[in-house]
Context: one part of a larger RNA
């Protein structure tokens, strides 16, 4: 890892509300007692109900007057309803206002819930208690054991020397050292191998080896205790508080896991409150049951109201705010004249005004929108809606999409936060290569068939045309994730438009000519068209600049302009656009889904097939409504939590009925019914006990829990 077999909403109490039955202004009893198998019978206590109000004293309520009214029966009654009206109390000085009154309950059984208990199972780290450890290890006490060998060679003596004496030197002796190397032993540094090896052993390598050395023997400290040359270290492979057992099913808003089937309907991730934020309460939200009995109402479309937001204004208010101009004012600042009075300039304030601009907390203005009310269309709705009571629930982590002329916030984000809608969630099928939330479309079974989105060269179902346009493999991708491709530039290339040139000959190319005054004046060394300044005439011409560029020191010389002439048809220009190019740089090699396409690419037309569970159309199932029942209809039947609802299987009980060595239960294998849980039948095996319909009782259904045991 697999199989088999265990393995999770239960009990009692108290309480709610719902069916079912008993009595019923009442109901039932509890211990207990009688009697016994068991049923029965009694149980005067108690409890709930038969009257509220009031803190209390205390006080103390419609058997019903009138109106409307569903269902029905019938046009007028009408049980339930509803609306006046009265009435008890409490509070007041009243008014008035709060609660309450026209009898239904109570018991037992089921079954929904909630509440205490282990309360659906399993799961801590942990807390507390009484034990049991120092045969490990940590200190301590009591005797006791062991340290090869070698090396240095301390004090001390002794001898010589040497001194007055000494110290002192020298040379034996001598054998000190938490001393040296090193074996036993002791320890365990580094690194590699062995050992099933992320431990704990062994190995190699290392360390210490007369000392705070190392060992066997007894002894002594015990859990908030001990020991400790201190590392939270050790205290039996356990130590920030041992181990074992008990408190114990601690607790656990937290994690995993919770077992048949089908049928209906079907959520929320939101607002508030919480030591509240992984939780829960209340609302919203779903389900189911009543009650009621005519209207309800999201859309549209008139009318009438409401509001201050986009957005726009500001000599319309607050405030901001650029330059100008003109008064005015001052006790203001600086600065000029002036002996001073004073005046002048400027800078400031304030008013006026032209010219220019802002604002969430500005508004003279002011939309789309929105909302309220009334009417009408249109949806719903006696097949019972709107309302309303009660009961169960589940959420209270939600995501993405579009809008909102770019919602706020943020450089931005699979960001964060908002309002409407949709949509995944809990939506399944096609289509986008693959992909929850883009596109198309909401799946009851089945089987044909038509179409949607998307597609029609192959992979792969389905096409052909007509016009154009691109040569970059540009495309061959609706967007988006997963990248997109900008401003700008193109004498690529097409189109449209507007001037203007052109057969009286455009544009280009070629051929000739491009002159005279004059080498204009200035200025220079020189300046002759061509360094620089200034002016830029006049003449012969078919035309020619006081010169467009190269050139020279200055000239020379080439060229342009401008004429002609030759060819013989279109040319120049600017603006727009449409495809293309370019602008364009990432790390392994590669990406239109892929081959591959020059259309199988782009734009605009026809056209015809292919494509879903969509739509038709046949037969069936359910569920809805009608019906006594056959039967009929039908808008309905995706579905997570979760609500109700009806059925299957499993064991044991009770009477009933069976079955069975002429072969039971179990197991194999096959067939047959049921939407399904399952049911039945057969043949084999197998060798003794089994089952049906009703009823009733449960420790009733297995794949998952790192689920528990045994097997392999």
């Nucleotide at each position: 890892g697999c199989c088999a077999g265990g393995g999770a909403g239960u009990g009692u109490a108290u309480u709610u509300c719902u069916g079912u039955g008993g009595c019923g202004a009442g109901g039932a009893u509890a211990a207990c007692c009688c009697c016994a198998c068991a049923a029965g019978g009694g149980g005067c206590a108690u409890c709930c109900g038969c009257a509220g109000g009031g803190a209390a004293a205390c006080c103390g309520a419609c058997a019903a007057g009138c109106c409307c009214g569903c269902a029905g029966c019938u046009u007028g009654c009408g049980a339930g309803g509803g609306g006046c009206g009265g009435g008890g109390u409490g509070u007041g000085a009243a008014a008035g206002c709060g609660c309450c009154c026209g009898g239904a309950g109570u018991c037992a059984c089921a079954g929904g819930g909630a509440u205490a208990c282990g309360a659906c199972c399993c799961g801590a780290a942990g807390c507390c208690g009484g034990a049991c450890g120092a045969u490990c290890u940590a200190u301590c006490c009591c005797a006791c054991g062991g340290c090869a060998u070698g090396g240095u060679g301390a004090a001390g003596c002794g001898g010589g020397g040497g001194u007055a004496a000494a110290a002192c030197c020298u040379c034996g002796u001598g054998g000190a050292g938490g001393c040296c190397a090193g074996a036993a032993g002791a320890g365990g540094u580094c690194u590699u191998g062995g050992g099933u090896a992320c431990a704990a052993c062994c190995a190699c390598u290392c360390u210490c080896u007369u000392g705070a050395c190392c060992g066997g023997g007894g002894g002594a400290u015990a859990g908030g205790g001990g020991u400790a040359a201190a590392a939270u270290g050790c205290u039996a492979a356990u130590c920030g508080a041992g181990u074992c057992c008990g408190g114990c099913g601690a607790u656990a808003g937290c994690u995993g896991g919770u077992u048949c089937c089908u049928g209906c309907c079907g959520a929320a991730a939101u607002g508030g409150g919480c030591c509240g934020c992984a939780g829960u309460c209340c609302a919203g939200c779903c389900u189911c049951g009543g009650c009621g009995g005519a209207g309800a109402u999201g859309g549209c479309c008139u009318g009438g109201g409401c509001g201050g937001u986009a957005g726009a204004g500001c000599u319309a208010c607050g405030g901001a705010u650029a330059g100008g101009g003109a008064g005015c004012u001052u006790a203001g600042g600086g600065u000029g004249a002036g002996a001073a009075a004073u005046c002048g300039c400027u800078c400031g304030g304030c008013u006026c005004u032209c010219u220019g601009u802002c604002c969430a907390a500005c508004u003279c203005c002011a939309a789309a929108c929105g909302c309220c009310c009334a009417g009408g269309c249109g949806u719903c709705g006696u097949a019972g809606a709107u309302g309303c009571c009660g009961a169960g629930g589940a959420a209270c982590g939600g995501g993405a999409g579009u809008a909102c002329u770019u919602g706020g916030g943020g450089u931005a984000a699979a960001c964060u936060u908002g309002u409407a809608c949709u949509c995944c969630g809990a939506g399944a099928g096609g289509g986008g290569a693959a992909c929850a939330a883009c596109c198309c479309u909401g799946a009851c079974c089945a089987a044909a068939g038509u179409u949607a989105a998307g597609g029609u060269c192959c992979c792969u179902a389905a096409u052909g045309c007509c016009g154009u346009c691109u040569c970059a493999g540009u495309g061959u991708u609706a967007a988006a994730g997963g990248g997109a491709g900008a401003a700008g530039a193109g004498u690529g290339u097409c189109c449209g438009c507007a001037u203007c040139c052109u057969a009286a000959g455009a544009c280009a190319g070629c051929a000739a000519g491009g002159a005279g005054g004059u080498u204009g004046g200035c200025u220079u060394a020189g300046a002759a068209g061509c360094a620089g300044c200034a002016a830029u005439c006049c003449u012969u011409c078919a035309a020619a600049a006081a010169g467009u560029g190269c050139g020279u020191a200055a000239c020379a010389g080439c060229u342009u302009a401008c004429u002609u002439g030759u060819c013989a048809a279109g040319g120049a220009u600017a603006c727009g656009g449409g495809c293309c190019u370019u602008g364009a740089a990432a790390a392994u090699g590669g990406a239109c889904g892929g081959g591959g396409c020059u259309a199988a690419g782009g734009c605009g037309g026809c056209u015809a097939c292919c494509g879903a569970g969509a739509c038709u159309u046949u037969g069936g199932a359910c569920g809805c409504u009608c019906g006594a029942a056959a039967g009929a209809g039908u808008u309905g039947u995706g579905g997570u939590a979760g609500g109700c609802a009806g059925g299957c299987g499993c064991g044991c009980u009770g009477g009933c009925a069976g079955g069975g060595c002429a072969g039971a239960a179990g197991c194999u294998u096959u067939c047959c019914c049921g939407u399904a849980a399952g049911g039945g039948g057969a043949a084999g095996u197998g060798g003794a006990c089994c089952u049906g319909a009703c009823a009733g009782c449960g420790a009733c259904g297995a794949g998952a829990a790192u689920c528990c045991u045994g097997g392999c």
This is a predicted structure of a 712-nucleotide part of an RNA (large-subunit ribosomal RNA, domain II) from a Candidatus Woesearchaeota archaeon. The organism belongs to Candidatus Woesearchaeota, within Archaea. Rfam family: Archaeal large subunit ribosomal RNA. Gene Ontology terms of the family: structural constituent of ribosome and ribosome. Its Rfam clan is "LSU clan". Its mean pLDDT, the model's own confidence on a scale to 100, is 81.